[in-house]
Context: one part of a larger RNA
RNA sequence: UUGGGCGUAAAGGGAGCGCAGGCGGGCAUGUAAGUCUUUCUUAAAAGUGCGGGGCUCAACCCCGUGAUGGGAAAGAAACUAUGUGUCUUGAGUACAGGAGAGGAAAGCGGAAUUCCUAGUGUAGCGGUGAAAUGCGUAGAUAUUAGGAGGAACACCAGUGGCGAAGGCGGCUUUCUGGACUGUAACUGACGCUGAGGCUCGAAAGCGUGGGGAGCGAACAGGAUUAGAUACCCUGGUAGUCCACGCCGUAAACGAUGAAUGCUAGGUGUAGGAGGUAUCGACCCCUUCUGUGCCGGAGUUAACGCAAUAAGCAUUCCGCCUGGGGAGUACGGCUGCAAGGCUGAAACUC
Numbered sequence: 001u002u003g004g005g006c007g008u009a010a011a012g013g014g015a016g017c018g019c020a021g022g023c024g025g026g027c028a029u030g031u032a033a034g035u036c037u038u039u040c041u042u043a044a045a046a047g048u049g050c051g052g053g054g055c056u057c058a059a060c061c062c063c064g065u066g067a068u069g070g071g072a073a074a075g076a077a078a079c080u081a082u083g084u085g086u087c088u089u090g091a092g093u094a095c096a097g098g099a100g101a102g103g104a105a106a107g108c109g110g111a112a113u114u115c116c117u118a119g120u121g122u123a124g125c126g127g128u129g130a131a132a133u134g135c136g137u138a139g140a141u142a143u144u145a146g147g148a149g150g151a152a153c154a155c156c157a158g159u160g161g162c163g164a165a166g167g168c169g170g171c172u173u174u175c176u177g178g179a180c181u182g183u184a185a186c187u188g189a190c191g192c193u194g195a196g197g198c199u200c201g202a203a204a205g206c207g208u209g210g211g212g213a214g215c216g217a218a219c220a221g222g223a224u225u226a227g228a229u230a231c232c233c234u235g236g237u238a239g240u241c242c243a244c245g246c247c248g249u250a251a252a253c254g255a256u257g258a259a260u261g262c263u264a265g266g267u268g269u270a271g272g273a274g275g276u277a278u279c280g281a282c283c284c285c286u287u288c289u290g291u292g293c294c295g296g297a298g299u300u301a302a303c304g305c306a307a308u309a310a311g312c313a314u315u316c317c318g319c320c321u322g323g324g325g326a327g328u329a330c331g332g333c334u335g336c337a338a339g340g341c342u343g344a345a346a347c348u349c
Base pairs, nucleotide, nucleotide: 004320005319006318007303008302012317014200015199016198017197021193022192023191025087026086027085028084029083030082031081033080034079035076036075037074038073039072040071041070042069043068049065050064051063052062053061054060090190091187092186093185094183095182096181097180102176103175104174105173106172107171108170109153114148115147116146117145118144119143120142124135125134161168162167205246206245207244208243209242210241214240215239219235220234221233222232257316258315259314260313261312262311265294266293267292268291269290270289271288272287273286274285275284298305299304322349323348324347331342332341333340334339
């Protein structure tokens, strides 16, 4: 390379948008680039495939013919391509609805912790397996009242909801994105994927300026222990919070790329729509979208998956190719740095 693969054995890019590229719905009609047919021509001979012949066979030699490539002409029009016209089911728009922790900003609220002030009150409190460090007669802990400040939002809460992923949870207002259902009014293939590229991207970390209640790397002390640079305890700085700017990684996981179609059922749940019945609301039935569980065919090495597929197919992208060396070295790109991205070999088993 061919082939085979990517839930757990190596392997799905963290996620989206999207240029190029690849692929792409129905009908009619034209062209003839791909495609196919015929004829001619060319590709020296030898060699090679097939048929035949000559050395007693064979090797060897001889004859005929083919195969494949290039060019030209004539023809075919199913498929691909391309031109024109047209259609509505893919896609989008419009209108009418209801749902939601989707995003951004501002304001507000109560519970709790801590601190401060004042009152009551007196000898302990705290902590642990047990203790001690620590706090407390300069009046602590407890309790009552008032105040300050920061952070997080109990119950509701739900294999509930929303978001592309990361993620999102007190309440109100403003701005704003997306999805779903119904109608079938409009456009008429406008689509899918997407190398590069651009944007977003938990936590930690970094820069500048704020903030700092609680928690708490580092650090200090007390214990434990043979030791204890830990687990436990008392403290406690960075950080955690806010604004702006970097970083760009995670078991960024469903360890499962995106899109489309098809293929038994059962049962929950969330958001709609329609119908039956009814005075009405429930209930019941049908249907669409999401989210779970169980399960058949099928599939799988097995476990399992099973309409939310890991089943049956198609399109496009990413990735894998024994373990270690190694996500290392070198080079390049990037970053303030920490680092990140790309990414070997020798050697060894």